[in-house]
Context: one part of a larger RNA
């Protein structure tokens, strides 16, 4: 490179928006760049290829024919392209609705925890497998009242909902994104994908300034143990929280890229619509389970495909060395992105 692949064997980018590019609905007409057909020229010889011959055969070799390609020219118009015109089913807009932990900001509630003050009260509390460290006669634990602080929002809660992903959960208000359903008024292919690029992106970590109840890396002590730099216990600082800025990674997982069309059923559930007095029944969109055809190495997947097809992107090519070295780019740093080879099995 070809080819075959990417749920679990190597392999789907963490996610979105989108530039170039690639690909692109139905009808009519023109052009003829791609395409197809014919003609002419060229295509030296050798080589190639086909046929027939020559050395016993082969290698080797002789004779004859031929190709692709290029150029010119004549035509065809289905298809790709292009130009013009039209269409509404793709896409979008409008109008009318209901659902939702979707996002941002502001305010606010109760339970619990810890601490402080005061009262009652007395010798223990706490902790464990058992203990001890620890706390307590300077009055703890328990209990009652009052106060302070920070963080998280029990029940509802659900293979429930929303979001592109990360993720999102008390209540109220303000601002705001998206999806869905119904109608079919409007635009008329405006679409799909998307190298670069830009934006978002859990936790931990970093910078500056706040905050600090609980929890808790590090650290200290007590146990355990042969030892115990652990598991268990008592403490405890960063951190966890807020604001602004950075970092840009995760088993960022459905280990399954996005879009479109087609392809048995059964059953649960969420949000709508039609229908009915109410069921039934029909229908659109989501989310689960089971299961046929098909598929798969198997497990399994199976209208939410890993089935049957098409379009576009990303990625893989034996194990180790190694996601390392070097270089480059990014970062305050930690480090990230890109990413080898020698050697070895």
């Nucleotide at each position: 490179c070809u080819g075959g692949g990417u749920g679990u064997a190597a392999a789907g980018g963490g996610u979105g928006c989108g530039u170039a590019g690639g690909c692109g609905g139905c009808c009519u007409u023109g052009c003829a760049a791609g395409u197809c057909a014919g003609a002419u020229g060229u295509g030296a010889a050798a080589g190639a290829u086909c046929a027939c011959g020559g050395c016993u055969u082969a290698a080797c070799u002789g004779u004859g024919g031929u190709a692709a390609g290029c150029a010119u020219u004549u035509g065809a118009a289905a298809u790709u392209g292009u130009a013009a015109g039209g269409c509404u089913u793709g896409a979008g807009u409008g109008c009318a609705g209901g659902a939702g932990a979707g996002g941002a900001g502001a305010g606010u509630g109760g339970a619990a925890u810890u601490c402080c003050u005061a009262g009652u009260g007395u010798a223990g509390c706490g902790g464990u497998g058992a203990a001890a460290u620890g706390c307590g006669u300077a009055g703890a634990u328990a209990u009652u009242a009052g106060g302070a602080a920070g963080a998280a929002u029990a029940u509802c809660a659900g293979u429930g909902g929303c979001g592109a992903a990360g993720g999102c959960g008390g209540c109220u208000c303000u601002c705001u994104g998206g999806a869905c359903u119904g109608c079919a008024a409007c635009u008329g292919a405006c679409g799909c994908u998307g190298a670069g690029g830009c934006a978002c992106g859990a936790a931990a970590g970093c910078g500056u300034g706040g905050g600090g109840a609980g929890c808790a890396a590090a650290c200290a002590g007590g146990a355990u143990u042969a030892g115990a730099u652990a598991c268990c216990c008592u403490g405890g600082u960063a951190g966890u929280c807020c604001a602004c800025g950075c970092u840009g990674u995760a088993a960022a997982c459905g280990a399954u890229g996005a879009g479109u069309g087609c392809u048995a059923g059964g059953u649960g559930u969420c949000g709508g619509g039609g229908g009915u007095c109410a069921u039934a029944c029909c229908u659109c969109g989501g989310u689960g389970c089971c299961g046929c055809a098909g598929u798969u190495a198997a497990c399994g997947c199976a209208u939410u495909a890993a089935g049957c097809a098409c379009u576009c992107c990303a990625c893989c090519c034996g194990g180790g060395g190694a996601g390392u070295a070097c270089g480059g780019c990014c970062g305050c740093a930690a480090g990230g992105c890109u990413g080898a080879a020698a050697c070895u099995c």

Small-subunit ribosomal RNA, central domain from uncultured Sporanaerobacter sp., 345 nucleotides, folded computationally.
NCBI's taxonomy places the organism under Bacteria, Bacillati, Bacillota, Tissierellia, Sporanaerobacter.
The coordinates come from a structure-prediction model, not an experiment, and the mean pLDDT is 87.